[in-house]
RNA sequence: AGGCUCGUGGCUCAACUGGUAGAGCAGCGGUCUCCAAAACCGCGGGUUGGGGGUUCAAAUCCCUCCGGGCCUG
Numbered sequence: 001a002g003g004c005u006c007g008u009g010g011c012u013c014a015a016c017u018g019g020u021a022g023a024g025c026a027g028c029g030g031u032c033u034c035c036a037a038a039a040c041c042g043c044g045g046g047u048u049g050g051g052g053g054u055u056c057a058a059a060u061c062c063c064u065c066c067g068g069g070c071c072u073g
Stems, first nucleotide, its partner, number of pairs: 001072007010025004019056001027043005049065005
């Protein structure tokens, strides 16, 4: 330099051919307990890496930039 691939709550990952973002763990509150842990119940938390485009509608499609990984030279 070129090619492929990935980027989504704090972390690990979902989201069916575009239909309005969810789970587990973690965190917080509660029940229980002498206290704590475990268990159970509930709650909050996301400009979907940035910018632009297409569309009635974009995490999803297109362009570009940034970052990680792999390969080729």